[in-house]
The prediction has a mean pLDDT of 81. This is a predicted structure of a 73-nucleotide RNA (transfer RNA) from a Gaiellales bacterium. The RNAcentral record of the sequence draws on ENA and MGnify. RNAcentral records the identical sequence in 2 taxa.
RNA sequence: GCCGGGAUAGCUCAGCUGGUAGAGCGCUCGCCUUGUAAGCGAACGGUCGCGGGUUCGAGUCCCGCUCCCGGCU
Numbered sequence: 001g002c003c004g005g006g007a008u009a010g011c012u013c014a015g016c017u018g019g020u021a022g023a024g025c026g027c028u029c030g031c032c033u034u035g036u037a038a039g040c041g042a043a044c045g046g047u048c049g050c051g052g053g054u055u056c057g058a059g060u061c062c063c064g065c066u067c068c069c070g071g072c073u
Stems, first nucleotide, its partner, number of pairs: 001072007010025004019056001028042004049065005
C1' cells in the first nucleotide's frame, strides 16, 4: 500500500427489505425471606466511532477519515 471483518447502554451483543433503538448481564428500588443468595417486578442508562451526502425519513444506503482484528504484498 491492497483486501476482508468489526466499532450500537457500564459489559457481551441483536437490530429483518430504510419507518418508535432493543435483549441478556450489571447497577438502583420494590416484592419475597428470620437474614443473604436465588426468584419475581419496575426504573435508570444511547451524539448508534467521527464528518459529510442521498431520502419525507438513515444504526441500516453512498463518500471520506480514525481506531481494533485477520490476510496479502